[in-house]
Context: one part of a larger RNA
RNA sequence: GGCGUAUGGGGAAUGCCUAGGCUCUCAGAGGCGAAGAAGGACGUGAUAAGCUGCGAAAAGCUGCGGGGACGGGCACACACCGAUUGAUCCGCAGGUAUCCGAAUGGGGCAACCCAGCAUAUUGAAGAUAUGUUACCCGCAAGGGGGCGAACCCGGGGAACUGAAACAUCUAAGUACCCGGAGGAAGAGAAAACAAAAGUGAUUCCGUUAGUAGUGGCGAGCGAACGCGGAUUAGCCCAAACCGGUGCUGUUACGGCAGCACCGGGGUUGUAGGACCACGACAUUCGAAACACAAUGAACUAGAACGCCCUGGAAAGGGCGGCCAUAGACGGUGAUAGCCCGGUAUAGGCAAGGCGUGCGUAGAUAGUGGUAUCCUGAGUAGUGCGGGACACGAGUAAUCCUGUAUGAAUCAAGCGGGACCAUCCGCUAAGGCUAAAUACUCCUGAGAGACCGAUAGUGAACUAGUACCGUGAGGGAAAGGUGAAAAGAACCCUGAAUAAGGGAGUGAAAUAGAACCUGAAACCAUACGCUU
Numbered sequence: 001g002g003c004g005u006a007u008g009g010g011g012a013a014u015g016c017c018u019a020g021g022c023u024c025u026c027a028g029a030g031g032c033g034a035a036g037a038a039g040g041a042c043g044u045g046a047u048a049a050g051c052u053g054c055g056a057a058a059a060g061c062u063g064c065g066g067g068g069a070c071g072g073g074c075a076c077a078c079a080c081c082g083a084u085u086g087a088u089c090c091g092c093a094g095g096u097a098u099c100c101g102a103a104u105g106g107g108g109c110a111a112c113c114c115a116g117c118a119u120a121u122u123g124a125a126g127a128u129a130u131g132u133u134a135c136c137c138g139c140a141a142g143g144g145g146g147c148g149a150a151c152c153c154g155g156g157g158a159a160c161u162g163a164a165a166c167a168u169c170u171a172a173g174u175a176c177c178c179g180g181a182g183g184a185a186g187a188g189a190a191a192a193c194a195a196a197a198g199u200g201a202u203u204c205c206g207u208u209a210g211u212a213g214u215g216g217c218g219a220g221c222g223a224a225c226g227c228g229g230a231u232u233a234g235c236c237c238a239a240a241c242c243g244g245u246g247c248u249g250u251u252a253c254g255g256c257a258g259c260a261c262c263g264g265g266g267u268u269g270u271a272g273g274a275c276c277a278c279g280a281c282a283u284u285c286g287a288a289a290c291a292c293a294a295u296g297a298a299c300u301a302g303a304a305c306g307c308c309c310u311g312g313a314a315a316g317g318g319c320g321g322c323c324a325u326a327g328a329c330g331g332u333g334a335u336a337g338c339c340c341g342g343u344a345u346a347g348g349c350a351a352g353g354c355g356u357g358c359g360u361a362g363a364u365a366g367u368g369g370u371a372u373c374c375u376g377a378g379u380a381g382u383g384c385g386g387g388a389c390a391c392g393a394g395u396a397a398u399c400c401u402g403u404a405u406g407a408a409u410c411a412a413g414c415g416g417g418a419c420c421a422u423c424c425g426c427u428a429a430g431g432c433u434a435a436a437u438a439c440u441c442c443u444g445a446g447a448g449a450c451c452g453a454u455a456g457u458g459a460a461c462u463a464g465u466a467c468c469g470u471g472a473g474g475g476a477a478a479g480g481u482g483a484a485a486a487g488a489a490c491c492c493u494g495a496a497u498a499a500g501g502g503a504g505u506g507a508a509a510u511a512g513a514a515c516c517u518g519a520a521a522c523c524a525u526a527c528g529c530u531u
Base pairs, nucleotide, nucleotide: 001530002529003528004527005526006525007524008523009522015516016480017479020451021450022448023447024446025445026444027443028442029440030439031147032146039100040099041098042055043054044053050074051073061094062093063092064091065090066089070082071081072080105114106113107112115133116132117131118130119129120128121127135144136143137142151182152180153179154178155177156176162169166216192199193198203230204229205228206227207226213221214220234432235431236430237376241264242263243262244261245260246259247258248257249256250255269410271375272374273373274372275369276368277367278366284363285362290357291356292355295352299347300346301345305320306319307318308317309316321338322337323327329341330340331339381405382404383403384402385401386400387399388398391417412427413426414425415424416423467474468473487515490502491501492500493499
């Protein structure tokens, strides 16, 4: 020096654990904000750096309800207080709520500075206190503004990429930006489909089907009819016509006409309505209010076990019982239906309130005739240029419209994938509409062949913290004594409040706070073998 064995140091793996996550299910909620939000700054405790709570009424104030012995948050110490005259705590409803922030009196380098007006304190000046003073829409009343995870609609709108290069194409109307709304949004009651038979608003799911198509016919893109389901719901205007009000024009002052507004009427395709004639006051729906009322907070009651053995400790083992509308779960010194909290069940009841009743306001109907009138115009269509449709201009219908044009009026018009005829379907150019569908920042209950501290959220812990960066932004590490602090009185070594040795506690101290277990690297000591 090497190897081996043993004992330690060092180190943190591993095992076990879970306070935290992840992914879902069911139910709820789906908004907050000028009555000042979200988010912050600064304060606030006897002592107080951080977190939490709160706001100069500041770990809190008031009322009502619950509850019944301890309480003064995390936070375990000392002091001092409070509480059966019912505290702390829990639920509901209020009060207070500095300054900044849409921030809104003006300004500003957010949390700061400086004003006007009114009122009060005063006789005045001045000062202080309270209130008020932004902008936009609106006659006014009133509304808007900002924030918020996804979902939704609209306005704009890439590139990488794929095509094995690349330009049409693709990616993709995706990402991203902007605007807007709601608990959903959007769509929606046929100018629809279909095809010789029929269907009957919209939406969503399955299928049709990777089919028909489309496509430098490349890469790719990609329907519909029909069928099966979920859920179902239909309505209102404009106009004709009748009437009223106001203004204007005109008048032989009786009126007439025009415009605007309002009321009645009326709402469709086997056309309907006005109008004329006849008939009738039915039927159905039904806001608000009122009454009843499921449900609804904290919370209350809530069954049934003992002995022996092992052990530090019994819930384990043995023996013998019991309850169960409760054998969910968690805790308790190891594994508990019967020890504790609970659980099943029953009760409780404020605010709120599904729903039901009442049927008020209000809405809602027929038959026949057809001469006349009405039925959405710079619209439909067309040319040119684009876009959307699965469909890239193509045989290209259909839809939207920048530009230029521009009809018909029920003997009418549009569609049925160029176009024409026949036939069939439908009635555009006004509007509203629940449900089935999408999503989850958030609340409650629950689940997992999900993770278990290098995992699972970045974050189990003072985490978007510390720290880095001018900034946008980036972004950690860090869990575990023990059943219980019983957290080591006292003594000794020592300079020592370091560290250690005794003593003591404990089942255990090689569980001693650098604390469960404690692998390996690495270090040391002892012994053995060996060069």
This is a predicted structure of a 531-nucleotide part of an RNA (large-subunit ribosomal RNA, domain I) from Confluentibacter citreus.
The coordinates come from a structure-prediction model, not an experiment, and the mean pLDDT is 83.
Rfam family: Bacterial large subunit ribosomal RNA.
The organism belongs to Confluentibacter, within Bacteria.